[in-house]
The RNA shown here (transfer RNA) has 73 nucleotides and comes from Streptomyces celluloflavus. The source organism's lineage runs through Bacteria, Bacillati, Actinomycetes, Streptomycetaceae and Streptomyces.
RNA sequence: GGACCCGUAGCUCAGCAGCAGGAGCGCCCGAUUGCCGAUCGGGAGGCCGCCGGUUCGAGUUCGGCCGGGGGCA
Numbered sequence: 001g002g003a004c005c006c007g008u009a010g011c012u013c014a015g016c017a018g019c020a021g022g023a024g025c026g027c028c029c030g031a032u033u034g035c036c037g038a039u040c041g042g043g044a045g046g047c048c049g050c051c052g053g054u055u056c057g058a059g060u061u062c063g064g065c066c067g068g069g070g071g072c073a
Base pairs, nucleotide, nucleotide: 001072004069005068006067007066010025011024012023013022018056027043028042029041030040031039049065050064051063052062053061
């Protein structure tokens, strides 16, 4: 310098343009247990990296930017 992949909950990740969103782990509360753990039940936590475009409708599509990653030169 050029091309590519990724960015969604505290962490690791799902999510075909159509209810403004999920799982596992973690966290909180309860049940169980002599206690802890395990197990079971419930709950909190996000407006999806930022700005625009397309569309009736964008986490999803397009452009720019920012951040991260592994190649090429």
The coordinates come from a structure-prediction model, not an experiment, and the mean pLDDT is 82. Its Rfam family is "tRNA". About the family: Transfer RNA (tRNA) molecules are approximately 80 nucleotides in length.